[in-house]
Molecule: SAM riboswitch aptamer (S box leader)
Organism: soil metagenome
RNA sequence: CUCAUCCCGAGGGGCAGAGGGAACGGCCCGUUGAAGCCCCGGCAACCACUUCGUGAACCUUGCGUACCCGCGAGGCCGCCCGGAACCGGUGCCAACUCCGACCCCCACCACGGCGGUGGGGGACAGAUGAG
Numbered sequence: 001c002u003c004a005u006c007c008c009g010a011g012g013g014g015c016a017g018a019g020g021g022a023a024c025g026g027c028c029c030g031u032u033g034a035a036g037c038c039c040c041g042g043c044a045a046c047c048a049c050u051u052c053g054u055g056a057a058c059c060u061u062g063c064g065u066a067c068c069c070g071c072g073a074g075g076c077c078g079c080c081c082g083g084a085a086c087c088g089g090u091g092c093c094a095a096c097u098c099c100g101a102c103c104c105c106c107a108c109c110a111c112g113g114c115g116g117u118g119g120g121g122g123a124c125a126g127a128u129g130a131g
Stems, first nucleotide, its partner, number of pairs: 001131006011040005019029003024100003041093003046089002050084004055080001058075007097125001102122008
């Protein structure tokens, strides 16, 4: 830098001792013990491995005057899609990525003017994985 995902899910113990939730604002978590380190456990299924197919694609074949189309039969899972499982490589285990911040749309409120609240969508930023 590119791509995918981010409303699901999953915590106990020991050491430690005041911070933590990226950053800013909010709002939270925290001495009933934060960060960090260690042990054990769990979640998930991105990668790898294994496996399945009723999918798609492809191949063969029969019929329809038929190379492209339709219907049927068989084959094949290397790729795609979906499922299962998961010993391995990562990741994760408060709150939607905690919410907002910029843009658009909708509803309501307020109004001399600026505006406010709620909901939805999209950006930005970030996290994780793969390359």